[in-house]
RNA sequence: CGCGACAAAGGCAAACCCGCUGAAAGGCGGGGACGCAAAGCUACGAGGCUACCGCCGGCGCAGGAGUGCCAGCCAGGCCAGUCGGGUUGCCGAAC
Numbered sequence: 001c002g003c004g005a006c007a008a009a010g011g012c013a014a015a016c017c018c019g020c021u022g023a024a025a026g027g028c029g030g031g032g033a034c035g036c037a038a039a040g041c042u043a044c045g046a047g048g049c050u051a052c053c054g055c056c057g058g059c060g061c062a063g064g065a066g067u068g069c070c071a072g073c074c075a076g077g078c079c080a081g082u083c084g085g086g087u088u089g090c091c092g093a094a095c
Stems, first nucleotide, its partner, number of pairs: 002095001003092002011036002016031006034081001040087003044084003047079004054073002057070005
């Protein structure tokens, strides 16, 4: 350095519930543990989610430029517990 033990000391916390926040995805706090040896950090690549804004279409209403609902695409946003990359790091049996 690799590696990861029915080792030790600690750590994190899925689903779900409550509160706050956000248009949403989601985030934060509390409870809770399915799991995790980077489940620490980082949206760089792939992927997924969302779509206030913008574009476009359908239907309705209106009747100067409109307006309501719905679908598609998307600037943007989000996910590090989807995978990969980058980066930092606790412990020490065996190999």

Source information: Predicted 3D model of a 95-nucleotide RNA (c-di-GMP-I-GGC riboswitch aptamer) from a Gemmatimonadales bacterium. The model forms 95% of the base pairs in the Rfam consensus.